[in-house]
RNA sequence: CGCGUUAAAAGCAAAUCUGGCCAAAGCCAGAGACGCAAAGCCACGGGUCCUCGCCUCCCACCACGAUGUUCUGUCGUGCAGGACUCAAGAUAGCCGGGCUGCCGAUA
Numbered sequence: 001c002g003c004g005u006u007a008a009a010a011g012c013a014a015a016u017c018u019g020g021c022c023a024a025a026g027c028c029a030g031a032g033a034c035g036c037a038a039a040g041c042c043a044c045g046g047g048u049c050c051u052c053g054c055c056u057c058c059c060a061c062c063a064c065g066a067u068g069u070u071c072u073g074u075c076g077u078g079c080a081g082g083a084c085u086c087a088a089g090a091u092a093g094c095c096g097g098g099c100u101g102c103c104g105a106u107a
Base pairs, nucleotide, nucleotide: 003104004103011036012035016031017030018029019028020027021026034093040099041098042097044096045095046094047091048090049089053086056083057082058081062078063077064076065075066074067073068071
């Protein structure tokens, strides 16, 4: 350099629950262990997740307005909802990359 053992020492902690933060994803603390040899750190590239905000589009009910052909009307605006892009956010336990690090059987 590389590798990772029915070894030893030390360590982290998924789901879930409780409390807190957030618009959400998610995060923090405690409990808890599915797992982890970098499951230590960094959002740089890709992926995924989210939608408070911007643009565009679709659009129920309802409200208001306009219109004339008064009808199971039409059109416009507003509100809820939805789709996509952007931007922002999240994920290092999705992958790649960067930085750092404990132990030492076999070869």

The RNA shown here (c-di-GMP-I-GGC riboswitch aptamer) has 107 nucleotides and comes from a Gammaproteobacteria bacterium. Lineage of the source: Bacteria > Pseudomonadati > Pseudomonadota > Gammaproteobacteria.